[in-house]
RNA sequence: CAGGCCGGGUGACCGCGGGCCUUUCAGGGCUCGAGGAAAGUCCGGACACCGCAGGGCAGGACGCUCCCGUGAGGGAGGCGGCGAAAGCCGACGGACAGUGGCACAGAAAGCAGACCGCCGACGGCGUGAUCUCCGGAGACGCCGCCGGUAAGGGUGAAACGGUGGGGUAAGAGCCCACCAGCGUCGUGGCGACACGGCGGCUCGCCAAACCCCGUCCGGUGCAAGGCGAACAGGUUCCGUUGAGGCGGCCCGCCGAGGAACCGGGUAGCUGCAGAGAUGGAUGGUCACCCACGACAGAAUCCGGCUUACAGGCCUGCU
Numbered sequence: 001c002a003g004g005c006c007g008g009g010u011g012a013c014c015g016c017g018g019g020c021c022u023u024u025c026a027g028g029g030c031u032c033g034a035g036g037a038a039a040g041u042c043c044g045g046a047c048a049c050c051g052c053a054g055g056g057c058a059g060g061a062c063g064c065u066c067c068c069g070u071g072a073g074g075g076a077g078g079c080g081g082c083g084a085a086a087g088c089c090g091a092c093g094g095a096c097a098g099u100g101g102c103a104c105a106g107a108a109a110g111c112a113g114a115c116c117g118c119c120g121a122c123g124g125c126g127u128g129a130u131c132u133c134c135g136g137a138g139a140c141g142c143c144g145c146c147g148g149u150a151a152g153g154g155u156g157a158a159a160c161g162g163u164g165g166g167g168u169a170a171g172a173g174c175c176c177a178c179c180a181g182c183g184u185c186g187u188g189g190c191g192a193c194a195c196g197g198c199g200g201c202u203c204g205c206c207a208a209a210c211c212c213c214g215u216c217c218g219g220u221g222c223a224a225g226g227c228g229a230a231c232a233g234g235u236u237c238c239g240u241u242g243a244g245g246c247g248g249c250c251c252g253c254c255g256a257g258g259a260a261c262c263g264g265g266u267a268g269c270u271g272c273a274g275a276g277a278u279g280g281a282u283g284g285u286c287a288c289c290c291a292c293g294a295c296a297g298a299a300u301c302c303g304g305c306u307u308a309c310a311g312g313c314c315u316g317c318u
Base pairs, nucleotide, nucleotide: 001316002315003314004313005312006311008289009288010287011286012285013284014283016033017032018031019030020029021028022027035295039306040305042304043303044302045301046300047221048220049219050218059217060216061215062214063213064077065076066075067074068073078092079090080089081088082087093212094211098210099209100206101205102204115153116152117149118148119147120146122144123143124142125141126140127139130137131136161179162178163177164176165175166174180202182199183198184197185196186195187194188193225270226269227268233262234261235260236259237258238257244254245253246252290293
């Protein structure tokens, strides 16, 4: 550094929830009862309801290659960055399709530009070595102006390839070698790509800015959804010529309401589990031991990703 695992143990007592058994209905017995992340709710799926001929717009997600996977994702590689290494990290398509941005500083931030500097012509002034046919010529320095330049300085995150040499008035891919980049060819590889040859010399950065290209996506979520009391409501029918009630029938007594169906969907049940509710359990005390105990606790289920984590163990590598 990578991968995997554990994440207090034992005993006693008290307590909580589910299931089973028992019971003298007070209770008793047995058994089971959070995690590697149960978390974040970031993805995918199951499941459920709604929508749906087909297509498009808008919107969103993703974006190197190959393989596996329905998919999220995983494995192996390529390239870039970091590290001495093992290894870690990367939204990693396109900047000649278009639009836009590049703060401050700086002359100039993109069909760029000239502040200092360098070089040349002209004019003026100064110095005074040299030459002179005495008119001047010529050298150096300073100032002004015109032009060349982009090597150097300076600004910046970034200055229109970099380093070195040639060349030049000074310079410049102007020319050359190497490097970077671009184009092309060859070789290797399934591929991303790598290596090598050749060419003309050169093209800034930003797409987690809009955008373009490619692939994919119907919406809502267990408070989904299903069943559904009681009370109240609606419709129809029966009923003081007695419905109905008084345990089945008769007598007798009481007697004004009764029956069926319907809509809504509350309580409750279900969905719902090899922990499991719907006021929602999984806890506490003591003793001993040790390495002295972290992050954190289910709420439909499963898979993935991410994040948090005291301490300890194993394996491999540097």
Predicted 3D model of a 318-nucleotide RNA (Bacterial RNase P class A) from a soil metagenome. The coordinates come from a structure-prediction model, not an experiment, and the mean pLDDT is 76. Its Rfam family is "Bacterial RNase P class A". Rfam describes the family as follows. Ribonuclease P (RNase P) is a ubiquitous endoribonuclease, found in archaea, bacteria and eukarya as well as chloroplasts and mitochondria. Rfam classes the family as a ribozyme. The model forms 93% of the base pairs in the Rfam consensus.